[in-house]
RNA sequence: GCGGGAUUUGCAUAGUGGUAGUGCGCGACCCUUCCAAGGUCGAGGUGCCAGUUCGAUUCUGGUAUCCCGCU
Numbered sequence: 001g002c003g004g005g006a007u008u009u010g011c012a013u014a015g016u017g018g019u020a021g022u023g024c025g026c027g028a029c030c031c032u033u034c035c036a037a038g039g040u041c042g043a044g045g046u047g048c049c050a051g052u053u054c055g056a057u058u059c060u061g062g063u064a065u066c067c068c069g070c071u
Base pairs, nucleotide, nucleotide: 001070002069003068004067005066006065007064010024011023012022013021018054026042027041028040029039030038047063048062049061050060051059
């Protein structure tokens, strides 16, 4: 230098155009004599910039970081 892949909440991980989920973690409450366990509820997220579209995590272009391969 070229090609490919990944980027979603604190961590891990789904989601092929129509309200963004799950597990663990965190907070409150319930339960318990207390703790642990259990139950209910809640907060918090689509790498960035544009484009297409009535509507984009999803499609297109660029860009940043990381990984793999080629040279």
Model confidence (mean pLDDT): 83 of 100. The RNA shown here (transfer RNA) has 71 nucleotides and comes from a Patescibacteria group bacterium. The sequence is in RNAcentral, with records from ENA. Rfam family: tRNA. Rfam classes the family as a transfer RNA. The organism belongs to Bacteria candidate phyla, within Bacteria.